[in-house]
Molecule: SAM riboswitch aptamer (S box leader)
Organism: Pallidibacillus pasinlerensis
RNA sequence: CUCUUAUCCAGAGUUGGUGGAGGGACAGGCCCGAAGAAGCCCAGCAACCUGCAUUUUUGCAAGGUGCUAACCGAUGCAAGGGAUACCUUGAUCGAUAAGAG
Numbered sequence: 001c002u003c004u005u006a007u008c009c010a011g012a013g014u015u016g017g018u019g020g021a022g023g024g025a026c027a028g029g030c031c032c033g034a035a036g037a038a039g040c041c042c043a044g045c046a047a048c049c050u051g052c053a054u055u056u057u058u059g060c061a062a063g064g065u066g067c068u069a070a071c072c073g074a075u076g077c078a079a080g081g082g083a084u085a086c087c088u089u090g091a092u093c094g095a096u097a098a099g100a101g
Stems, first nucleotide, its partner, number of pairs: 001101008013042001016041003022032003026076002043068003048064002050061004077090005
C1' cells in the first nucleotide's frame, strides 16, 4: 500500500503541563482557535486484539492499539417524500481494530 471482516447517535481535559498559530481527512461552505490551534507529556474514556476466571456465556484486568467539540459535525452519489426550505434511507468516501497478501 491492497484485500477481507467488524464497528462508527455512548464515553472521556470548560484553570493539567508544555508549546505558540493553526485545526475540523478532501472540495465549497459552516465551525473551533491568543479566554491559546496543531504537536509532545500527563490524566482520562472505551474494550477490537490480549491475559485471567467461567456455569460457554459472561465477568474482571488493562499489556498492544485507538479515542477524548459538533452522529464520520452537515453536504458531495442514488432513491423516496415535500410547495421551496428541507426530511428519510442506502451507497461512496473516511476513521479504527483484527487477519491475509